This is a predicted structure of a 378-nucleotide RNA (Bacterial RNase P class A) from a Candidatus Eiseniibacteriota bacterium. A source record names the gene rnpB. Its mean pLDDT, the model's own confidence on a scale to 100, is 75. It matches the Rfam family "Bacterial RNase P class A". Its family is annotated with dimeric ribonuclease P complex, ribonuclease P activity and tRNA processing in the Gene Ontology. The sequence is in RNAcentral, with records from ENA.
[in-house]
RNA sequence: GGAGUCGGCGAGACGGUCGCGGGGCCGCGAGGCCCCGAGGAAAGUCCGAGCUCCACAGGGCAGGGUGCUGGGUAAUUCCCAGGGGGAGCGAUCCCAAGGAAAGUGCAACAGAGAGCAGACCGCCGUUCGGGCACGCGCGUGCGCGUCUCCGGACGGCAAGGGUGAAACGGUGAGGCAAGAGCUCACCAGCGCGGGCGGCGACGCCCGCGGCUCGGCAAACCCCACCCGGAGCAAGACCAAAUAUGGGAGGAUGAGGUGGCCCGCCUCGCUCGACUCCCGGGUAGGUCGCACGAGGCGCUCGGCGGCGGGCGUCCCAGAGAAAUGACCGUCGCGGGAUCUCGGUCCCGAACAGAACUCGGCUUAUCGCCGGCUCCGCUG
Numbered sequence: 001g002g003a004g005u006c007g008g009c010g011a012g013a014c015g016g017u018c019g020c021g022g023g024g025c026c027g028c029g030a031g032g033c034c035c036c037g038a039g040g041a042a043a044g045u046c047c048g049a050g051c052u053c054c055a056c057a058g059g060g061c062a063g064g065g066u067g068c069u070g071g072g073u074a075a076u077u078c079c080c081a082g083g084g085g086g087a088g089c090g091a092u093c094c095c096a097a098g099g100a101a102a103g104u105g106c107a108a109c110a111g112a113g114a115g116c117a118g119a120c121c122g123c124c125g126u127u128c129g130g131g132c133a134c135g136c137g138c139g140u141g142c143g144c145g146u147c148u149c150c151g152g153a154c155g156g157c158a159a160g161g162g163u164g165a166a167a168c169g170g171u172g173a174g175g176c177a178a179g180a181g182c183u184c185a186c187c188a189g190c191g192c193g194g195g196c197g198g199c200g201a202c203g204c205c206c207g208c209g210g211c212u213c214g215g216c217a218a219a220c221c222c223c224a225c226c227c228g229g230a231g232c233a234a235g236a237c238c239a240a241a242u243a244u245g246g247g248a249g250g251a252u253g254a255g256g257u258g259g260c261c262c263g264c265c266u267c268g269c270u271c272g273a274c275u276c277c278c279g280g281g282u283a284g285g286u287c288g289c290a291c292g293a294g295g296c297g298c299u300c301g302g303c304g305g306c307g308g309g310c311g312u313c314c315c316a317g318a319g320a321a322a323u324g325a326c327c328g329u330c331g332c333g334g335g336a337u338c339u340c341g342g343u344c345c346c347g348a349a350c351a352g353a354a355c356u357c358g359g360c361u362u363a364u365c366g367c368c369g370g371c372u373c374c375g376c377u378g
Stems, first nucleotide, its partner, number of pairs: 001374010012330007020037007039350001043361002046359005051231004063227005068082005084095004098222002103220002105216002120161002122157010133146006169187006188212001190209008235287004245278005253267005294313008332347007
């Protein structure tokens, strides 16, 4: 210098002018003053909880979820540490997920053969037919024999070629007509037994066995553990109105005529007008609702996740919903320029609370650091 990998931090600061939401104080009022006012993801709603209501004797079946080990936590499918497999030279990353000698099942295409498999090419043997060459015999163009080649039939083999994601171990030697764990040595794998280390998953070592019965459970299944439902539009309280219901009083009533009263007419009077109370619960209001598994700092224990202690702070909560805009100075990043320190120009993302937390995932701008590999220089 380049390439890579892992982790951390920030999300501009200050001032000014307007403006918005919540709260407090002052003021008769208009209004004024003070305090507070988004995020690292507030997002997706994928997990787990708090909280609330409904349901619920206990057990089982069915259904769903989780699935190496040990821890953390309120809890988790999350996190930490470890074990196993894989990728990479490496830092590091990814994956699994209990069980395949309980049973059922699956394996496309290719290929001869795909589950207690198989013979296309090939190798070997026997036999038949044919050809070349050589040798021998004689009756001189026929017979016999040997070697070799081609083809057919019947067998033997599974080493080599070839197919596939996968072909029933690998290397070497012996062996054989040719071969083959057929036999042997070593190695790998599997099973059984034992020893050692570890809380454990598991690892290391020794011996024996038959020589090798493999893969898939994110197929059914078996095993172990866990699992009620709905969600702040949860829900609680206050309460106009309307319907309906209950109780008490109750003809003093209601309507018309008329300027008003009397009067008159109609209706009502145990088929109860009207008044009051209770109940009910709509609109609306209040609470839930922000002091919490809380933030920050220091410290102790622990590899770590995390836990304990001390100190300090109060930090949006409103309703379809405020948290903004502009200017100046400085800071950050990029570019240009030169007198190397200035000047000028440009840029600053993703996004936005709605009951609240803990995780995960996704979106996104900039900066810093650790580690690894390669190259160059000293």